[in-house]
RNA sequence: CGGGUCGAUGAGACGGUCGCGUUGGUUGUCGCGGCCGCAAGGUUGGGGCAACUGCCGAGGAACGUCCGGGCUCCACAGAGCAGGGCGGUGGGUAACACCCACCCGGAGCAAUCCGCGAGAAAGUGCAACAGAGAGUAGACCGCCUUCGGUCUGCGCCUUCGGGCGUGGUUCGACGGUAAGGGUGAAACGGUGGGGUAAGAGCCCACCAGGGGCCCGAGUGAUCGGGCUCGCUAUGUAAACCUCGUCCGGAGCAAGGUCAGACAGGAAACGCUAAAGGCUGCUCGCCCAGUUUCCGGGUAGACCGCUAGAGGUGUGCGGCAACGUACAUCGUAGAUAGAUGGCCGUCGAUGGUGUCCGCGCGAGAGCGUGAAUCACCGGAACAGAACCCGGCGUACGGUCGGCCCGUUUG
Numbered sequence: 001c002g003g004g005u006c007g008a009u010g011a012g013a014c015g016g017u018c019g020c021g022u023u024g025g026u027u028g029u030c031g032c033g034g035c036c037g038c039a040a041g042g043u044u045g046g047g048g049c050a051a052c053u054g055c056c057g058a059g060g061a062a063c064g065u066c067c068g069g070g071c072u073c074c075a076c077a078g079a080g081c082a083g084g085g086c087g088g089u090g091g092g093u094a095a096c097a098c099c100c101a102c103c104c105g106g107a108g109c110a111a112u113c114c115g116c117g118a119g120a121a122a123g124u125g126c127a128a129c130a131g132a133g134a135g136u137a138g139a140c141c142g143c144c145u146u147c148g149g150u151c152u153g154c155g156c157c158u159u160c161g162g163g164c165g166u167g168g169u170u171c172g173a174c175g176g177u178a179a180g181g182g183u184g185a186a187a188c189g190g191u192g193g194g195g196u197a198a199g200a201g202c203c204c205a206c207c208a209g210g211g212g213c214c215c216g217a218g219u220g221a222u223c224g225g226g227c228u229c230g231c232u233a234u235g236u237a238a239a240c241c242u243c244g245u246c247c248g249g250a251g252c253a254a255g256g257u258c259a260g261a262c263a264g265g266a267a268a269c270g271c272u273a274a275a276g277g278c279u280g281c282u283c284g285c286c287c288a289g290u291u292u293c294c295g296g297g298u299a300g301a302c303c304g305c306u307a308g309a310g311g312u313g314u315g316c317g318g319c320a321a322c323g324u325a326c327a328u329c330g331u332a333g334a335u336a337g338a339u340g341g342c343c344g345u346c347g348a349u350g351g352u353g354u355c356c357g358c359g360c361g362a363g364a365g366c367g368u369g370a371a372u373c374a375c376c377g378g379a380a381c382a383g384a385a386c387c388c389g390g391c392g393u394a395c396g397g398u399c400g401g402c403c404c405g406u407u408u409g
Base pairs, nucleotide, nucleotide: 001405002404003403004402005401006400007399008398009397012346013345014344015343016342017341018340020057021056023054024053025052026051027050028049029048030047032045033044034043035042036041059381063392064391066390067389068388069387070386071251072250073249074248078283079282080281081280083247084246085245086244087243088102089101090100091099092098103117104115105114106113107112118242119241123240124239125236126235127234140181141180142177143176144175146173147172148171149170151168152167153166154165155164156163157162189207190206191205192204193203194202208232209231210229211228212227213226214225215224216223217222255303256302257301258300264294265293266292267291268290269289276286277285278284310329311328312327313326314325315324316323317322350376351375352374353373356369357368358367359366360365
């Protein structure tokens, strides 16, 4: 200097002044309820309002609503199918698609990062074009045997027309071949040798992959090694599918308590189970009611609602995630929805260069701003609403730790 990875913070702090919300206290005031009492009054318990005062009062993501739960109801409690989630191994956790460690594969010099990480000889599908042929395929060019034809060399025979034998060239037909060439991203293992009419794992040596058996290390995924078999069967499952494993539904507008008001009418299905309910379907279970339309009344108060799988500190165990013991803290609970306005001082990174510093210059002036100096400036994304554990996304600026590479000393 460049890169990788992990974390902290969260543009405010202090003071003054005015003002908010929950809650505690004190004082005052207003009334309400209970009890005693003929009454007057006494006693007691909440409440409203006001003043003063104490404590507390948004986030790392409060955003997304993508997962998992707590909690509540369906509901008394099940089975199967469908549907959905996950997919290397082992751990953590209340649980998870999260977190930790490791394995395998890939990228990178490395630190590190990425992975829809089980199965392609269970089946189906897809892989343009080119090419003969793209998965138990295939013969375009080529090579080889046989047969036939044209031309022709040599030898022999000849009745001089030709015949026989053995070669060459070329064309055609049946057959063999998949080594050589071509097409293609990829051509049914590779190199070398033997063998063959020509060839081929046809055979052999070595190599790559695959199958089988065994040994060692490891909890395991897996890794290492030995023997053996000519077995060589592309890729794709983020295609359908197969395998393994897990999963009720709905949701705080869940669901309850109190008070208060009103006006019913017409239908459908059903009534001991084929109405209705338990996400969809079936079984099973519950149950005597369930539901639609027209019309009317109410919209208030309280609970749920913040003490939690909580925070913080220390010790111990564990590579770690995390667990555990002890101690300690009490950190918003609103309900049209609170935490703000003003003033002063300080204020990170930063910007500028009139004073000032440094350098150049005779000077005017020019350059520069590391330390000092002067002035300026003052941070993004963004606002709880039942709670928690995660993931994803947005984001200005600062600070810190560890690691890798390069250069120089």
Bacterial RNase P class A from Glaciihabitans tibetensis, 409 nucleotides, folded computationally.
Rfam family: Bacterial RNase P class A. By type it is a ribozyme.
Of the family's consensus pairs, 98% are formed in the model.
The prediction has a mean pLDDT of 77.
The organism belongs to Glaciihabitans, within Bacteria.